Model confidence (mean pLDDT): 82 of 100. Predicted 3D model of a 71-nucleotide RNA (transfer RNA) from a Candidatus Zambryskiibacteriota bacterium. The RNAcentral record of the sequence draws on ENA.
RNA sequence: GCGGGUAUGGUUCAGUGGCAGAACAAUUGGUUGCCAAUCAAUUGACGGGAGUUCGAUUCUCCCUACCCGCA
Repeated sequence: GCGGGUAUGGUUCAGUGGCAGAACAAUUGGUUGCCAAUCAAUUGACGGGAGUUCGAUUCUCCCUACCCGCA
């Protein structure tokens, strides 16, 4: 330099053109004499930009970061 892949809560992963979910974690409360465990509730996310579309996390292009291959 060329090609391919991945990017979603703090973490690990789903998801599909039509309100973004789960588990764990965090916070608060219940239960307990205290802790642990358990139960309930709450907070919190689509890497950035542009395009297509009535509508984009999803499709297209560019950029960024990481991974793989070729040279």